The RNA shown here (Bacterial RNase P class A) has 397 nucleotides and comes from a Bacteroidota bacterium.
[in-house]
């Protein structure tokens, strides 16, 4: 210099005139001034959260999520480093993807092919019978070395040994697990002894360990205005002690409505009084208040939440790094149908054309795309730029 892989930043910017918005002077307004004014993804609506109401709290079962090890954060299924496996590449270097509780707790499944998917005999191989016979046929018996099939077929290789084989026997290996002893915070690795030897599957179904209440900024608060001071439904009960001559009090249990969350439990809140049948009842109603619903029915108007934070830059000093922590500067939209924009000129930037370069001329104003409570990640989408890292080729020193 070139390919190839991988990553981080940029993605416009200044003058000028108009046009629209928010703040501040500035209070009730106008009108001037002066300052702000759409992004890396804002998108997806996948995650975590902060905040707000349910609410005065809890606990248990269902659900659903997650799953090597250490750190990291407010938190996470993020994010950093590291460890073991798989696959690419293959020059076994680097570097890209993928994946990690448990298959010996138990239940399920492994299609087609193939004799058989685990209680292996379909070819073949060895032994003996039949047949005039050594070929062939036909039927017995032993065989897990040879081959077919298949993802996968009884853990490998090598001698011995056998009728022919086969952990039958011996060496040396492979996986898996128990222990010891080293190094590591730790997952793990190494080496030593024993042991076991069909395998794969849990985003199958279950087991373990941790973890989650719910709704969601149209949450929720609060001001005006106006309506129906009506209308239905559901509870308003019983037991026990104490104090009292009684009435009547006052505590406690239990029941019944109803309420946060899918559902139990528990907690909360009412549980009081008048008064008719009837002179009396533990019976049948009626009403008045409380407690909680349902339909309906009036407002549709403003303020708050609404941008000062888990908060942005610069430096230092810890950490391999995520990240932490000091000092020391700064505050960078707040719309509500919905502002943030148009003109023009140069600048970066891009593409052509001349030119050895340098520069000169024309032409473009360019991708993805548009804040709606807020903040931390994932994930998609991107013309052009501009920076690093890592490998391999070639030249040169």
């Nucleotide at each position: 210099a070139c390919u190839g892989c991988a990553a981080a930043c940029c993605g416009g910017g200044u003058u000028a005139u108009c046009g629209c918005u928010c703040c501040u002077g500035u209070u009730a307004a106008a009108u001037c001034a002066g300052g702000g004014g759409a992004g890396g993804a804002a998108a997806g609506u996948c995650c975590g959260g902060c905040c707000a109401g349910c609410u005065u709290a809890g606990g248990g079962c269902g659900a659903c999520a997650c799953a090597c090890c250490g750190g990291u954060u407010a938190a996470u299924g993020g994010c950093c480093g590291g460890u073991c496996c798989c696959g690419g590449u293959u020059u076994u270097u680097a570097c890209c993807g993928g994946g990690g509780a448990g298959a010996u707790a138990g239940u399920g499944c492994c299609a087609c092919a193939g004799a058989a998917a685990a209680u292996a005999a379909c070819c073949g191989u060895c032994c003996g019978g039949g047949u005039a016979a050594c070929a062939g046929c036909c039927g017995g018996g032993a065989u897990a070395a040879g081959g077919g099939u298949g993802a996968a077929a009884a853990u490998g290789u090598g001698a011995g040994g056998u009728a022919a084989g086969a952990g039958c026997u011996c060496a040396c290996g492979g996986u898996c697990u128990u222990g010891g002893c080293a190094a590591g915070u730790a997952a793990u690795u190494g080496u030593c002894a024993g042991g076991a030897u069909g395998g794969g599957u849990a985003a199958a179904c279950c087991u373990u360990g941790u973890g989650u209440g719910u709704u969601g900024u149209a949450a929720u608060g609060c001001c005006a205005c106006g309506u129906a001071u009506a209308u239905u439904c559901c509870g308003u009960u019983u037991u026990g002690c104490g104090c009292u001559a009684a009435a009547g009090c006052g505590c406690a249990a239990a029941g019944u409505a109803a309420g946060c969350u899918g559902c139990c439990c528990g907690u909360u809140u009412a549980u009081u009084c008048c008064u008719g049948g009837u002179g009396u009842a533990u019976c049948c109603g009626g009403g008045a208040g409380c407690g909680g619903g349902a339909a309906g029915g009036g407002u549709a108007g403003g303020c708050a939440g609404c941008a000062a934070g888990a908060u942005u830059g610069u430096u230092g000093c810890a950490g391999u790094a995520a990240u932490g922590u000091a000092a020391c500067a700064g505050c960078a939209a707040g719309a509500u149908a919905a502002a943030u924009g148009a003109u023009a000129a140069c600048c970066g930037c891009c593409c052509g054309u001349u030119g050895c370069a340098a520069a000169a001329c024309g032409g473009g104003a360019c991708a993805c795309a548009a804040a709606a409570u807020c903040c931390g990640g994932c994930u998609u989408a991107c013309a052009g730029g501009u920076u690093u890292g890592c490998a391999g080729u070639a030249a040169u020193u």
NCBI's taxonomy places the organism under Bacteria, Pseudomonadati, Bacteroidota. It matches the Rfam family "Bacterial RNase P class A". Its family is annotated with dimeric ribonuclease P complex, ribonuclease P activity and tRNA processing in the Gene Ontology. From the family's description: Ribonuclease P (RNase P) is a ubiquitous endoribonuclease, found in archaea, bacteria and eukarya as well as chloroplasts and mitochondria.